A computed fold for a 510-nucleotide part of an RNA from an uncultured bacterium, annotated as small-subunit ribosomal RNA, 5' domain. Its mean pLDDT, the model's own confidence on a scale to 100, is 84. Rfam family: Bacterial small subunit ribosomal RNA. Rfam links the family to the GO terms structural constituent of ribosome and ribosome.
Context: one part of a larger RNA
RNA sequence: GAUGAACGCUGGCGGCGUGCCUAAUACAUGCAAGUCGAGCGAACAGAUAAGGAGCUUGCUCCUUUGACGUUAGCGGCGGACGGGUGAGUAACACGUGGGUAACCUACCUAUAAGACUGGAAUAACUCCGGGAAACCGGGGCUAAUGCCGGAUAACAUGUUGAACCGCAUGGUUCUACAGUGAAAGGCGGCUUUGCUGUCACUUAUAGAUGGACCCGCGCCGUAUUAGCUAGUUGGUGAAUUAAAAGCUCACCAAGGCAACGAUCAGUAGCCGGCUUGAGAGAGUGUACGGCCACAUUGGGACUGAGACACGGCCCAGACUCCUACGGGAGGCAGCAGUGGGGAAUUUUGCACAAUGGGGGAAACCCUGAUGCAGCGACGCCGCGUGAUUUAGAAGGCCUUCGGGUUGUAAAAAUCUUUUGUAUAGGAAGAAAAUGACAGUACUAUACGAAUAAGGUCCGGCUAAUUACGUGCCAGCAGCCGCGGUAAUACGUAAGGACCGAGCGUCGUCC
Numbered sequence: 001g002a003u004g005a006a007c008g009c010u011g012g013c014g015g016c017g018u019g020c021c022u023a024a025u026a027c028a029u030g031c032a033a034g035u036c037g038a039g040c041g042a043a044c045a046g047a048u049a050a051g052g053a054g055c056u057u058g059c060u061c062c063u064u065u066g067a068c069g070u071u072a073g074c075g076g077c078g079g080a081c082g083g084g085u086g087a088g089u090a091a092c093a094c095g096u097g098g099g100u101a102a103c104c105u106a107c108c109u110a111u112a113a114g115a116c117u118g119g120a121a122u123a124a125c126u127c128c129g130g131g132a133a134a135c136c137g138g139g140g141c142u143a144a145u146g147c148c149g150g151a152u153a154a155c156a157u158g159u160u161g162a163a164c165c166g167c168a169u170g171g172u173u174c175u176a177c178a179g180u181g182a183a184a185g186g187c188g189g190c191u192u193u194g195c196u197g198u199c200a201c202u203u204a205u206a207g208a209u210g211g212a213c214c215c216g217c218g219c220c221g222u223a224u225u226a227g228c229u230a231g232u233u234g235g236u237g238a239a240u241u242a243a244a245a246g247c248u249c250a251c252c253a254a255g256g257c258a259a260c261g262a263u264c265a266g267u268a269g270c271c272g273g274c275u276u277g278a279g280a281g282a283g284u285g286u287a288c289g290g291c292c293a294c295a296u297u298g299g300g301a302c303u304g305a306g307a308c309a310c311g312g313c314c315c316a317g318a319c320u321c322c323u324a325c326g327g328g329a330g331g332c333a334g335c336a337g338u339g340g341g342g343a344a345u346u347u348u349g350c351a352c353a354a355u356g357g358g359g360g361a362a363a364c365c366c367u368g369a370u371g372c373a374g375c376g377a378c379g380c381c382g383c384g385u386g387a388u389u390u391a392g393a394a395g396g397c398c399u400u401c402g403g404g405u406u407g408u409a410a411a412a413a414u415c416u417u418u419u420g421u422a423u424a425g426g427a428a429g430a431a432a433a434u435g436a437c438a439g440u441a442c443u444a445u446a447c448g449a450a451u452a453a454g455g456u457c458c459g460g461c462u463a464a465u466u467a468c469g470u471g472c473c474a475g476c477a478g479c480c481g482c483g484g485u486a487a488u489a490c491g492u493a494a495g496g497a498c499c500g501a502g503c504g505u506c507g508u509c510c
Stems, first nucleotide, its partner, number of pairs: 001509003006505004012383006018376002020341001025339003029336003034077003039074002042071003049064007084294003094218007103211002108207007116150004125140006157178003161174005185199006220266001227257003232254007269291004273284004296317005319330004347373001349372003355369001356367004386415004395406004420447006429437001454499005459480003465494005475482002
């Protein structure tokens, strides 16, 4: 000098930041991922209109019609983003520079072509049954942008032939044969056997975006760790994958790494950065940003463009809860919050107004992302606690008893109003509308010095001294050291020094 700090004493205001470093410990409660009825059948609800009946002649009831709506289910898209944490990891994890002639990419953009013709189910619903519950089974019915056939069709796949090119395997283009797709959809308009707009849909090619894999170099300390390795190292063939590859398997060979530190054990997320330093360097990785890993512990796959998936599924373990003992339910390292641990770390707040994200044609819905507010001197920055004039009062302390000092300090007089209180006005942030913050920031007026100073130190280092008490006691101390009867070093007082809403102590780093 610095700090995600803590502790002691003290504490007026504002702005901007920041706040579980320990138990990746256990979690009550609420919320954090939904949305689409313009994909579908159905259910509920019922404005209006028409007809009928009753009569109390303007009301009630019945039948039909069914606008605007609501939604459990099927279906689509999104739940792989956003948010959290740093346990693991010494590794192509990360950083940096390359490669893929070895790869994928939903939504989006561009271009080209298409969207023809059929079918079988199933949830919802209903009936029956089982179960304490969670939920489950059976019979029957029904729809689709759900599912499955056929046709058409490619530059994609396999095979044949040809041309051109390169970076080794090879790449690009053309030709022939085989085989492969769709939602016939929704909402509108019209001159309605249909045409057309738009949104969806299918195929192909390219782009964009996001990812995957490979490689060079860099990347903690220990030899009181010296040898390690059998899928191990390589080859051939196959399986798997989006894709190269012992990634996996069969066979064959016997290799591969290591004193330029293999292997084992320890520690650790990496970086941009941050701290310090003139620099070289050393230390560090909180907040913000990029990447990685993880989601009660371990394992596994399913779906999907994308996961081996925090608020999905299955199995096993530990733990907690419910139970009719047969069986079930759960996962805050999301935001708040609770217990526990600890020297120590906040509100079970407001709002989707802005920015952004998901769904939707849209209106809109959802969003503890985010924007804000609350708490904490935790940090940085700014402001205030008054200003001017005046005698040398009293009191305190010291004294050589003359005086000195506190000290222009107080009182007194004059003035100001930052802050504060009260009243009134009142933004920008919002493109037409829409403001949580918030009657906030800010402005004006009034009042009145009014509401606001402490902490540490004074032997030397080191700025600042005297008196009394104590008497190697009580005590101080960062180092040297001080205290045994005049202690500038202990305790108190007066005075002084340094900082100042802080000051000191302590931990850590330079």